[in-house]
Background:
A computed fold for a 56-nucleotide RNA.

RNA sequence: AGCGAAACGCAAAUAAAUACGAACGGAAACGAACGUAAAUAAAAGCGAAACGCAAU
Numbered sequence: 001a002g003c004g005a006a007a008c009g010c011a012a013a014u015a016a017a018u019a020c021g022a023a024c025g026g027a028a029a030c031g032a033a034c035g036u037a038a039a040u041a042a043a044a045g046c047g048a049a050a051c052g053c054a055a056u
Base pairs, nucleotide, nucleotide: 002053003052004051008047009046010045014041015040018037019036020035021034024031025030
């Protein structure tokens, strides 16, 4: 040279506390498919590289 690779960074399928709306059911209370936003978590992938292996 080459191979592997922790921390860290990028990115993000997906999940999602919570908030708002809400088909529908119900006398009401209330329940609620579903929709929107979303703290936060996060696979694959990419970068980077302590360090290790190994060769001359």